This is a predicted structure of a 151-nucleotide RNA (FMN riboswitch aptamer (RFN element)) from Shimazuella alba.
Of the family's consensus pairs, 100% are formed in the model.
It was read from a public genome assembly, where an Rfam model found it.
RNA sequence: AUUGUCCUUCGGGGUAGGGUGAGAUUCCCAACCGACGGUGAUGUGUCGAUCAGACACUAGCCCGUGACCCACAGAAAUGAUUAUAUAUUUCUGUGGUUGAUUUGGUGAAAUUCCAAAGCCGACAGUAUAGUCUGGAUGGGAGAAGGAUAGA
Numbered sequence: 001a002u003u004g005u006c007c008u009u010c011g012g013g014g015u016a017g018g019g020u021g022a023g024a025u026u027c028c029c030a031a032c033c034g035a036c037g038g039u040g041a042u043g044u045g046u047c048g049a050u051c052a053g054a055c056a057c058u059a060g061c062c063c064g065u066g067a068c069c070c071a072c073a074g075a076a077a078u079g080a081u082u083a084u085a086u087a088u089u090u091c092u093g094u095g096g097u098u099g100a101u102u103u104g105g106u107g108a109a110a111u112u113c114c115a116a117a118g119c120c121g122a123c124a125g126u127a128u129a130g131u132c133u134g135g136a137u138g139g140g141a142g143a144a145g146g147a148u149a150g151a
Base pairs, nucleotide, nucleotide: 003149004148005147006146007145008144009143010142017029018028019027031131032130033121034120035065036064037063038062043057044056045055046054047053060119061118069096070095071094072093073092074091075090076089077088078087101117102116103115104114105113123134124133125132
């Protein structure tokens, strides 16, 4: 340094101001936000006298993941039954579904840099919600640290 197992901790942001209305943070004008891993071109920063080089950072809309939802399989619990089938709930696994970018510039090379203009955002509730309330003091991609085993 790598791999397996286990433990601990961490692990999501956002309607200012105004309009209509009996009622809207939901409509209209406008405002604001961007989880995790990868990629990261000659971008940015640090080290280096300089060069070479090293390290770090950099994408909501490029690739993939996660939450929500659905299906199937297995397990457990509960209720009913003589018993089974079956029903409900929970957990585990597998699979599915789930959104959005162009133009110009530079360059050998950019959907990532620079400039401009756009676009997107689960379910339930409620005057129609990315931002409020709720499931959720949950789950979680993953991150850091530690223990242990083998090579």